[in-house]
RNA sequence: AGGGUUUGAUCCUGGCUCAGAAUGAACGCUGGCGGCGUGCCUUACACAUGCAAGUCGGAUGUGUCGCAAGACACAUGGCAGACGGGUGAGUAACACGUGGGAAACUUACCUCUUAGUGGGGAAUAACGCUCCGAAAGGAGCGGUAAUACCGCAUGAGACCUAUCGCUGGGAUGCGAUAGAUGAAAGCUGGGGAUCGUAAGACCUAGCGCUGAGAGAGAGUCCUGCGUCUGAUUAGUUAGUUGGUGAGGUAACGGCUCACCAAGACUUCGAUCAGUAGCCGGCCUGAGAGGGCGAUCGGCCACACUGGAACUGAGACACGGUCCAGACUCCUACGGGAGGCAGCAGUGGGGAAUCUUGCGCAAUGGGCGAAAGCCUGACGCAGCAACGCCGCGUGGGUGAUGAAGGUCUUCGGAUUGUAAAACCCUGUCGUUAGGGACGAAGGCAUGAAUCCUAAUACGAUUCAUGUUUGACGGUACCUAGAAAGGAAGCCCCGGCUAACUCUGUGCCAGCAGCCGCGGUAAUACAGAGGGGGCAAGCGUUAUUCGGAAUUAUUGGGCGUAAAGGGUGCGUAGGCGGUUUUUUAAGUCAGAUGUGUAAUCCCCGAGCUCAACUUGGGAACUGCAUCUGAAACUGGAAGACUAGAGUGCUGGAGAGGAUGGUGGAAUUCCACGUGUAGCGGUGAAAUGCGUAGAGAUGUGGAGGAACACCAGUGGCGAAGGCGGCCAUCUGGACAGUAACUGACGCUGAAGCACGAAAGUGUGGGUAGCAAACAGGAUUAGAUACCCUGGUAGUCCACACCGUAAACGAUGAACACUUGGUGUAGUGGGCGUUGACCCCCACUGUGCCGUAGCUAACGCGAUAAGUGUUCCGCCUGGGGAGUACGGUCGCAAGGCUGAAACUCAAAGAAAUUGACGGGGGCUCACACAAGCGGUGGAGGAUGUGGCUUAAUUCGAGGCUACGCGAAGAACCUUAUCCUAGUCUUGACAUGCAUGGAUUAACCCUGUGAAAGCAGGGCCACACCUUCGGGUGGAACAUGCACAGGUGCUGCAUGGCUGUCGUCAGCUCGUGUCGUGAGAUGUCGCGUUAAGUCGCUUAACGAGCGAAACCCUUGUCUCUAGUUGCCAGCGAGUAAAGUCGGGGACUCUAGAGAGACCGCCGGCGUUAAGCCGGAGGAAGGUGGGGAUGACGUCAAGUCCUCAUGGCCCUUAUGACUAGGGCUGCACACGUCCUACAAUGGGUCGCACAAAGGGAUGCAAAACCGCGAGGUCAAGCAAAUCCCAAAAAACGACCCCUAGUUCGGAUUGCAGGCUGCAACUCGCCUGCAUGAAGCUGGAAUCGCUAGUAAUCGCGGGUCAGCAUACCGCGGUGAAUGUGUUCCUGAGCCUUGUACACACCGCCCGUCAAGCCACGAAAGUGGGGGGCAUCCGAAGCCGCUGAGGGAACCGCAAGGAGCUAGGUCUCAAUGGUGAAUUUGGUGAUUGGGGUGAAGUCGUAACAAGGUAACCGUA
Repeated sequence: AGGGUUUGAUCCUGGCUCAGAAUGAACGCUGGCGGCGUGCCUUACACAUGCAAGUCGGAUGUGUCGCAAGACACAUGGCAGACGGGUGAGUAACACGUGGGAAACUUACCUCUUAGUGGGGAAUAACGCUCCGAAAGGAGCGGUAAUACCGCAUGAGACCUAUCGCUGGGAUGCGAUAGAUGAAAGCUGGGGAUCGUAAGACCUAGCGCUGAGAGAGAGUCCUGCGUCUGAUUAGUUAGUUGGUGAGGUAACGGCUCACCAAGACUUCGAUCAGUAGCCGGCCUGAGAGGGCGAUCGGCCACACUGGAACUGAGACACGGUCCAGACUCCUACGGGAGGCAGCAGUGGGGAAUCUUGCGCAAUGGGCGAAAGCCUGACGCAGCAACGCCGCGUGGGUGAUGAAGGUCUUCGGAUUGUAAAACCCUGUCGUUAGGGACGAAGGCAUGAAUCCUAAUACGAUUCAUGUUUGACGGUACCUAGAAAGGAAGCCCCGGCUAACUCUGUGCCAGCAGCCGCGGUAAUACAGAGGGGGCAAGCGUUAUUCGGAAUUAUUGGGCGUAAAGGGUGCGUAGGCGGUUUUUUAAGUCAGAUGUGUAAUCCCCGAGCUCAACUUGGGAACUGCAUCUGAAACUGGAAGACUAGAGUGCUGGAGAGGAUGGUGGAAUUCCACGUGUAGCGGUGAAAUGCGUAGAGAUGUGGAGGAACACCAGUGGCGAAGGCGGCCAUCUGGACAGUAACUGACGCUGAAGCACGAAAGUGUGGGUAGCAAACAGGAUUAGAUACCCUGGUAGUCCACACCGUAAACGAUGAACACUUGGUGUAGUGGGCGUUGACCCCCACUGUGCCGUAGCUAACGCGAUAAGUGUUCCGCCUGGGGAGUACGGUCGCAAGGCUGAAACUCAAAGAAAUUGACGGGGGCUCACACAAGCGGUGGAGGAUGUGGCUUAAUUCGAGGCUACGCGAAGAACCUUAUCCUAGUCUUGACAUGCAUGGAUUAACCCUGUGAAAGCAGGGCCACACCUUCGGGUGGAACAUGCACAGGUGCUGCAUGGCUGUCGUCAGCUCGUGUCGUGAGAUGUCGCGUUAAGUCGCUUAACGAGCGAAACCCUUGUCUCUAGUUGCCAGCGAGUAAAGUCGGGGACUCUAGAGAGACCGCCGGCGUUAAGCCGGAGGAAGGUGGGGAUGACGUCAAGUCCUCAUGGCCCUUAUGACUAGGGCUGCACACGUCCUACAAUGGGUCGCACAAAGGGAUGCAAAACCGCGAGGUCAAGCAAAUCCCAAAAAACGACCCCUAGUUCGGAUUGCAGGCUGCAACUCGCCUGCAUGAAGCUGGAAUCGCUAGUAAUCGCGGGUCAGCAUACCGCGGUGAAUGUGUUCCUGAGCCUUGUACACACCGCCCGUCAAGCCACGAAAGUGGGGGGCAUCCGAAGCCGCUGAGGGAACCGCAAGGAGCUAGGUCUCAAUGGUGAAUUUGGUGAUUGGGGUGAAGUCGUAACAAGGUAACCGUA
């Protein structure tokens, strides 16, 4: 510090997600030790049991024990139970933090100062007796003490009253005088005198007590500032705000009350609702921030729930009281008891959080004079890997690179120096021994000093002695033994370090995101190996970070989300020049504070570290004081450049009202006139013989204003268009007289605001939602047509929205230019028209810099800046729901969430596509010729059938295709049946080794096979006994075999686009980039062929050429070919001698290149025409097929990975099938006839083939053919007859002398074999068919058409295929259309690329949400009723010790009663918020449901926005 993920790729926007750190954690697997920390986050749920607050006999009474000293118990009394400890429910508040204030206050214990502590009295508990009660407890009588209680005395100070003075801004301050009010308690130790019988008085010391002052610490109150979310909470408040007076309090105060006034708070967010203890700090972050508020520390609140007071210095009191409520327990049913959010612990809840431990030794607290007692505070231990830190699980040497595992290309590689083995060490643990610090104090004795009259007592210090440790026999140290006891977890597709095998087969499963898995998974599961961390490792949850993804630092708004429809304007924010002043902001210095801890720095202590600790820094804050005065603000003054006013002038569809004009449509009347009109792609509905339409004249009425007219004008926007008048707003130019910052923006508010729509009343010519009819269509609730009502128009009143758009808020300033246009003014020239130049204001275009993701913007900014407002934060859900508000309604404004997805989106790029455009080409169309589609047949396919009809090929690019030829074989386990199992075929090993092989034969059988018999018999060595070896064979083992599957695992080969002209590269340049350029443009070409231009210059694969063939000529050669001339010869014939001239053969060459001429073209490329030439513009034909596309075809040619079968999916055999036939399609053949058919005669080819062959001639047969057989391995012989053509004759338009299917009979050939199932011949038979619907195919010249010939395959079988020649046309010289293709361009929501994408209803499943008759809860108010305890008040005829009084009585007190207040509770009407709800509404979601096709291309009616 970034990465992954939208796309074919790119850039941007934007979300999701990952890597980091952290946690009071939990879960899974695993687990050696120690140190230090931490440990109910959930039910503030309920709690058994024990403990957690007592102490003082030196305040006092009584009792018991004891010889006494003393101890114990109960009670009175004092102090403490307001601390310590727990929890976070409540609380949005002066609760907390921070800084101030109290001139408005309190304070027990402690310290200091000061003054006192005199003298009396009356009770009471415990106790005793009696009684009630189950208990808890209570009543009565008697009696007693005090540091308990009550008077009196004295009393400084304080308060009050009266009078007076001082200070001060202000008095509630200070001071003086007088008066009134007003306190106490004793106890202990010691003691020489004196008194006293004694106790003691008295003195002294200590502790106490009282008044007052001060301090420290503690508390209370007030206050500035800070302190969560929601406006779908906008108004709240009656003790409310203030005053006067009183009460109350420690004290101020509506704190409370009476009266008076009507205030107080609030958009700078009151009130209400939700949530929450606050802070120091903790986590994260570079920081700013964000999140959190466990442990430790400060504050607050609470103590079963609610209320209340009492006591007290302090409480409205966790382990106190009273009342009410809920719950639990006891009960004799009458009544009582209780409160773990103290420490342990239990149940419950929960994913989840510990021991009913030890000790007061230390620290701290309470009481006490002290010893001491108490202390679940605390110190320790226990449990838990919960966290942090540290240590260990060994170290060295060790190659045959062991075994085993895994992989393998079978060679090896890897695990791996890893192990074993040898040597060494001893941390932790274990055994044994030693063994702390933490302890200071206390007590006793002695000494010194102080106090004192004192050597008592006491205090302080010192010395000696004694005593105190829970942890714990722990830390630590020493010794012994032995490598012995101690490693797991996660991951390995990318992000992200780490790869292979096997299994599985969209299954099982994984997954943080992208995504893996459908038979070769580095992604699932296992294994081997590897990577990471390590006593832990992963997962889950949460927080921050990354995220500049709420942007103060630090974002945006033309098109990605985002500028309000427009203006006016309130609050607010911001604001020109200058002078003086002030000091609020600002800056500087100082002071106070910012607890400690934490963080940071430097040290120190535990062996280190974690941890602990000393010092420092810091705590960015707040407050006060002093200073500065530039800037902002405040005050005062001045200015004119902003803004405005005045004056002059012209421009304009600016607005409102009232008039007025012509053209046109429609309607009405009349005339003329006759059969149609109208409408469309084509029609029909409609109108018309009752006279339409057309035409002429006249009239009526409403609406809109042609031309001018213009990216011209005006207006804030919406918007505004004939002409005239009236009223009226604004802008502009000029001028420079006036005002003197009066300005800009603008939440809230107000006004305006297209169309549609609404209300009332008019109006209605045309147009026209709805509606009707006609068409179209599969349908057509549409597009088209004929009609037609609201509406459109007017007046008044609503609505308040639009793609209200420049998708661009307003204002101001600054920043190179060019060119139009509108208005005004100025200047030079001109008589003028006008031209040129300048300035301002508006409105356009092109462009510099700059900006932008790009497109683009560019003085009218989207540039550079300032000010203010509005708005945005992933897509969908949704501008929806609920609530509120506005509206007559329609609806508008405001405006969520659950749930769901990993994208949605902008711009640009390359393609592809378009029922987009342009250019161009092609038998693509057109022009022609001939076909197919109709018939019969052949053949292939589908379908059907079958035991089987083997398999493949499927638009073009399958279908006379694989198959260049299925009777058996072929042939395929396609079917039936019979057989074989190392096999029909290959190789190797082991054993046997001459009988079982070969050959011959027999049985059985359909054959294969099975069963059996006979015969023969190898090489070498040899001691002749035999041994060795191996081919064949047999047995066994390895293996063979497979036309079995996968062409979507592959190679190779092939088809197709397409013989179309394209496809690319290097360097350079442009672009952020994908990419572009080159390859575009203009010409030209068959061609990306060539030329010119040109940020391109070159190059490659294709095109062309090179190759073959054909067409002309030359040379060479001359047999088997040829024969002109010479000779011979025949019935005839190159037949013969000869010849090379010719044809021909087959070698080598020539020739054609727009080369020449003319024209056109840019002086080019080239095109047109001409000459010459056998051939003329690539001469004709062929071979040759770029980058790529179709997961195209082929595993059944071959090869091949993987999988599958192995007495069978292999092999053999017989028979059958592949030929099956209602039917459909493709490709062909033959025809339908006279350009023909038949018969006779007769002529002319080319290219091929031939030995298992071609076969002449001759003979036989009507013929197919047969017999015999010459010749020929072929320019020699044979196949071999070419046919159409041509010459004759017949047929005469008919289902025929056309046509030949079908069938019968008789034959031939091949072949083991023609039944299923071959071909041919003869005779007979003589079907359909008379030129073929929609549609569709081929062909541009030696072509189509037509005619025959040959070959391959092949025993036989050709209408097929591949070739050959003969005869031999027509039409076009064009590109409108159909199809296909190329280039350029355009649009795109497509990229699997239009066979694309994609929308909505419906049906079924799931999910969340809204509404809903209701139903059942919660919260807070309001009204009202009841009104506990309790305080204040009133009363108190009952009670009644202290004081006064002789007494009566009084003062004072009190039980009780009662009023206000008042908790819980009851009732009522509202409100608010969750739950639930038959049914209902839309929404979301999901491999393969239904219906259509709305959008994306001109998406086939351009799309979209608002409205009905």